[in-house]
Context: one part of a larger RNA
C1' cells in the first nucleotide's frame, strides 16, 4: 500500500487567478522509454524451502536440489501509457446579433424622515414605563405652522426574484467597465482540468492620519427593579457607525455540501433567451441557461439527499484518527498595536 473517511459524528482551505506537479478528446502513422515474451551472463558462501542421511531421538550437522520474486546484455510484440510528424472538430476558446441584471468605480440630484437653528401661534404640561423616577418646561416646553442647516439611510416596487467567486449588492441619472446566457454558426484547432507554494480580493470589529458627526450607541453617569443588579427597563451619552488614503485578515466567511467532467425516472413552479403552433389571446406546446418545491432507482445511521446528488465513475487539491490539556506553549512568518497564521509535549481520563 493492497482496503477507511470528510451535509449534521473528527475532518472541504473564505473566495477567485495561476507556476510547478499530476491527469487529459478522435483518427493514421512511426519509434520502443514504460509494458509483454524469448535467451544468455550474473545473483559468493551461510540462511529460508523440499528430499535423503549422521549423532539412541531432538536440537543440531552433512549433501543434494529447488530458490535468491534482482541486475546487466541481447532477439521480438506494439493492444495500451509515453516520444515524433500528420489530420480532425464533439472538449476550450474567438467572431456576430438582438436582449436581462441591487455585478463594479467614479461624478451629479431627489423626495420622505429623524434632529438641530430662527420666527409665529398657543399655554401647562411634556417624556418615559407593567408602575415609576431621573430627564425637559412659566428664561415659555410638548403640540402646530413657515424657513433655514447638516448627516446618515434610500419606504411601496420586493419575490421560493435577479447580479456576483466570496465577501457582498437595493432612490434616479450620467460616464467608465467586468462577467454571464441564448442564437447563428464564421474563425482557430486539444489551445484542456485540477492546482503544493505564490498572488489578488475578503462582512463586522479593530488600529494609524486627516476630515464629518443628524440619528443610533460599546465605555461611561444617572433613575428604576432586586437580597444583591457591576444586568434585562427608562433618561442621558464618549469611542465607533459615515468619508479619503493605509493596515488588520478573521466569521454560523453555512449549502455546516472543493472544483471539474460524463451518465442515471418523473411532476408542478419561476427568472432571462430561442423555435414552433393556431381557435392572435399578451395563448399553447417545445428547447436552453439560471433558480425553488415535491418524489422513483440509488445512497444514508438516521435525519434526510436525490439531474442544483450526499447516486454510479473518473482526475486533482485540502482536511481528519479518543476527549481534556489546546488551536495552548516554544519557535518562524507577518502586523503600528490588538493579534493572526504555523503548531507540539508533559500530564489526565
Nucleotide at each position: 500500500c493492497u482496503g477507511g473517511g470528510c451535509g449534521u459524528a473528527a475532518a472541504g482551505g473564505g473566495u477567485g487567478c495561476g507556476u510547478a506537479g499530476g491527469c487529459u478528446g478522435a483518427c493514421u502513422u512511426u519509434u520502443a522509454a514504460g509494458u509483454c515474451a524469448g535467451g544468455c551472463g550474473u545473483g559468493a558462501a551461510a540462511u529460508c524451502c523440499a528430499a535423503u542421511g549422521g549423532c539412541u531421538u531432538a536440537a543440531c550437522c552433512a549433501u543434494u536440489g529447488a530458490a535468491c520474486u534482482g541486475c546487466g546484455c541481447u532477439u521480438g510484440a506494439a493492444a495500451c501509457u509515453g516520444g515524433g510528424a500528420g489530420u480532425c472538430u464533439a472538449g476550450a476558446g474567438u467572431u456576430c446579433a438582438g436582449a436581462a441584471g441591487g455585478g463594479g468605480c467614479a461624478g451629479a440630484u431627489g423626495g420622505a424622515a429623524u434632529u438641530a437653528g430662527u420666527g409665529g401661534u398657543g399655554u401647562a404640561g411634556g417624556g418615559g414605563u407593567a408602575a415609576a423616577a431621573u430627564c425637559c418646561g412659566u428664561a415659555g416646553a410638548u403640540a402646530u405652522c413657515a424657513c433655514u442647516a447638516g448627516g446618515a439611510a434610500u419606504a411601496u416596487c420586493a419575490a421560493a426574484a435577479g447580479c456576483g467567486a466570496a465577501g457582498g449588492c437595493g432612490a434616479u441619472c450620467u460616464g467608465c467597465u467586468g462577467g454571464g446566457a441564448u442564437g447563428a454558426u464564421a474563425c482557430u484547432g486539444a489551445c484542456g482540468c485540477u492546482g503544493a507554494g505564490g498572488c489578488a480580493c475578503g462582512a463586522a470589529a479593530g488600529c494609524g492620519u486627516g476630515g464629518g458627526g443628524a440619528g443610533c450607541a460599546a465605555a461611561c453617569a444617572g433613575g428604576a427593579u432586586u437580597a444583591g443588579a457591576u444586568a434585562c427597563c427608562c433618561u442621558g451619552g464618549u469611542a465607533g457607525u459615515c468619508c479619503a488614503c493605509g493596515c488588520c485578515c478573521u466569521a454560523a466567511a453555512c449549502g455546516a455540501u472543493g472544483a471539474a467532467u460524463g451518465c442515471u425516472a418523473g411532476u408542478c413552479g419561476u427568472c432571462g433567451g430561442g423555435g414552433a403552433g393556431c381557435u392572435c389571446g399578451u395563448c399553447u406546446c417545445u428547447u436552453c441557461u439560471g433558480u425553488g418545491a415535491u418524489g422513483c432507482a440509488c445512497u444514508u445511521a438516521a435525519c434526510a439527499g436525490a439531474u442544483u446528488a450526499a447516486g454510479c465513475a473518473u482526475u486533482c487539491c485540502g482536511c481528519c484518527u479518543g476527549g481534556g490539556g489546546a488551536g495552548u506553549a516554544c519557535g518562524g512568518u507577518c502586523g503600528c498595536a490588538a493579534g493572526a497564521u504555523u503548531a507540539a509535549a508533559a500530564c489526565u481520563c